[in-house]
Context: one part of a larger RNA
Molecule: small-subunit ribosomal RNA, central domain
Organism: uncultured prokaryote
Parts: sequence; structure tokens; C1' cells
RNA sequence: UUGGGUGUAAAGGGUGCGUAGGCGGAUUAGAAAGUCAGAUGUGAAAUUCCGGGGCUCAACCUCGGAGCUGCAUUUGAAACUACUUUUCUUGAGGAUAGGCGGAGAAAACGGAAUUCCACAAGUAGCGGUGAAAUGCGUAGAUAUGUGGAAGAACACCCGUGGCGAAGGCGGUUUUCUAUUUUAUUCCUGACGCUAAAGCGCGAAAGCAAGGGGAUCAAACAGGAUUAGAUACCCUGGUAGUCCUUGCUGUAAACGAUGCAUACUUGGUGUAGGAAGAAUCAACCCCAUCCGUACCGUAGCUAACGCGUUAAGUACACCGCCUGGGGAGUACGCUCGCAAGGGUGAAACUC
Repeated sequence: UUGGGUGUAAAGGGUGCGUAGGCGGAUUAGAAAGUCAGAUGUGAAAUUCCGGGGCUCAACCUCGGAGCUGCAUUUGAAACUACUUUUCUUGAGGAUAGGCGGAGAAAACGGAAUUCCACAAGUAGCGGUGAAAUGCGUAGAUAUGUGGAAGAACACCCGUGGCGAAGGCGGUUUUCUAUUUUAUUCCUGACGCUAAAGCGCGAAAGCAAGGGGAUCAAACAGGAUUAGAUACCCUGGUAGUCCUUGCUGUAAACGAUGCAUACUUGGUGUAGGAAGAAUCAACCCCAUCCGUACCGUAGCUAACGCGUUAAGUACACCGCCUGGGGAGUACGCUCGCAAGGGUGAAACUC
């Protein structure tokens, strides 16, 4: 390379947008690049294959035929692919009328709790643990009441419930922005799918500058435990946790399952929509669309399991894998303020 794979054995990029490229619905006519057929020329000889002949045979030599799967020119064919062209509506997009949602950004507001401060009242303990001690307290603590301040998070509702591309998103109200879905089948008429390069977004921790600092809490200190205890438990406690701006760009970033489309028995729940029927309405019922969860047929799978939300059956495109260790290391390049990130070997060894 051919080929085989990628839920758990090595392997799906953290996730989107998107350039090139690859691939692409139905239909009419054309032209003839690919494609197919014929003819002509060429494809030297030797070599190869088939059939003869000659050296006693063979190797070897020799004669005849085939072949040399190719290239060029030319004449045709027109199904398929590409191209030009005509038309279409099912893919895609839009319009109109509705709906759903913790989707995003900004601002304002709310109550409970926590800590602190002041005052009142009150007295000897409080706190903490397996048991204790460190700690706090007669300079009046804890518990109780009233008032005030601050910061952070939003109990119940809360649901294998919802939304978002992923990360993620949950008090209330307002403003702005975007998605999605249903019905109508009105408009455009293939405008599509995927996606190297590139450009965005991207938990937590961390970094820079400036604020903020209630709680919790790496580091650190003390008390215990223990043979020891640089831990688990306890008392404290600084970065940090919060906000603004900028950086970092990684996670078991997981469904360990790339994205799009089509096809293939069923059952049960649940969220949202809309039609029918029930004389109206709700519930219920019925067929249906779009999500989501469980069970399970065929099929698949090494098994576990998956099973119309596929890991089934197909097709298009992209990423990635090729024994363990060395190693996600070294070196180089590149990004970063740094921490480090991206790319990414070999010797050697089993």
C1' cells in the first nucleotide's frame, strides 16, 4: 500500500462557524471531457506463452503464431458522472398565525440564613469530639430580644422534567438578543451535506491590574490520634472563592459513542404543540408532530450490552488507531506575563 478498525481492548477532535477540497434531489434538450465500441498507425529485436525443428536428452539454439493489457489519430454510441441549458418541489431557506423553555446580555428589587457592630435583659459557662484538648468567656461570653452593616448564595417549587453547539444554565421583575417547535402549504427554486487551513466559544484551578471580602477554605499555626501522623478529627486561618477588564485553553471537557440523510416489528412512561370525537368546556379517548427515559423483536457484538435517540442496514465527508515501556518525554518550531499549552520522535529494553 491493499485491507481492518475507533461504547468498555490502541483509536471520535472539548464544541461550533466556515474557506479550499470531497460528495450531492427530480426533469428537458444539447455538446461529447470521463466512459464504451470500431478502424488505422505505432507498440524494434531479444525476453514471455503456444506449436514445430536442430545439437544422443536437457539447458541452449532456431522457425511459425499469439501476446506485448499501452499511446496517438479518426469514425461512432449517449445510459451513467462532469459541463451548458429547460422545467419542478419533496431537500434547504423564507412568509403568515400561534406556542414552549433555569438559552444569552444588562439593570433594578426581595426574603430566609450567616458573620460582625450597638443596646437591652441575664449568669457561668460556651464550643467541640469516639473521648478530649487547643479556642472563646466574670474586661460579662453562649442562649434570648431589638436595631444596624456587609458580602455571597437563591430552600420549598425541583421532576431519569426543561433549555443550550459544547462548557453550562435555577429568587422576582423589566429591557435587549438568539434558538426551537406546531399549523397553513403562500413564496424562492437544490440555494444542500461534510469540513483540512482559519476564526470564535470553552468548567475548575491558575496569572495580571483595580475593587470587594460575609461564608467556606489550599498553604500555615495550634490541639488531638498514633510507634510515628508533615494525614484522616477539632480550634483558628491567608491566598482563593465574588465583581470589572485582560490572559490561560486544559478536564473521566463522558453517552468514554464525530456530523448529516434514508430505511427497518413493538410495548410503557413523561415534556411541549396542534387536529378529531364527546351537543359546549375540563378530564378521558383516538390518530399525529417534535423532544426525553425505560423494556424489548430482528439484526449486530469477543462478551457486556446496543436495539427507530442503534453499537442494526446503507450512503457522503472529516478526525483518529497500528504491541508494552521509554513518553505525551527529548530536540526543534510555535503560542503564553508565567504556570505551562500545541505539535511530537529515537536509542535502548521486554